[in-house]
C1' cells in the first nucleotide's frame, strides 16, 4: 500500500399481512383491543427488526401461474427478470505486495 474477516460508529433504504373473537360506528362495510391463532428476523408503527452494491432487504410485473390453507404477500414458480439505499469512517485480527536498514 492492497484486498479479506469481525466489531463499533455515523449516514441511508425497507416492510408491517392473513384468520377468529370482543366492543364500537356514519354498518353488505369500517375502526379499536400487548384478546387468541398462522407465517416470519420483524406483523406491539419503532429506542425494535432486516438490508446498503459480491445489493433475493424491499418494490414492480401482480387482481400473474401452480400447490396448499379457515385465510393470507403460506410454499414454489416467475427469477440472477426490471428497479433498489454508503463501493462511508474507525478499531482489532490474520494475509499478500513493495521499499529501506542490518546480518
Nucleotide at each position: 500500500c492492497u484486498g479479506c474477516g469481525u466489531c463499533a460508529c455515523c449516514g441511508g433504504g425497507g416492510g408491517u399481512g392473513c384468520c377468529c373473537c370482543u366492543u364500537c360506528c356514519a354498518a353488505g362495510g369500517g375502526a379499536a383491543g400487548c384478546g387468541g391463532g398462522c407465517u416470519g428476523a420483524g406483523a406491539u408503527g419503532a429506542c425494535a427488526c432486516c438490508c446498503c452494491a459480491g445489493g433475493a432487504a424491499c418494490c414492480u410485473g401482480a387482481a400473474c401461474c401452480g400447490g396448499g390453507u379457515c385465510a393470507u404477500u403460506c410454499c414454489g414458480g416467475c427469477g440472477g427478470a426490471g428497479g433498489g439505499a454508503g463501493c462511508g469512517u474507525g478499531a482489532c485480527g490474520g494475509a499478500g505486495c513493495u521499499g529501506g536498514c542490518c546480518c
Annotation
Model confidence (mean pLDDT): 78 of 100. This is a predicted structure of a 103-nucleotide RNA (TPP riboswitch aptamer (THI element)) from Deinococcus sp. RL. The sequence is in RNAcentral, with records from Rfam and Ribocentre. The same sequence occurs in records of 2 taxa. Taxonomically the source falls in Deinococcus (Bacteria, Thermotogati, Deinococci, Deinococcaceae).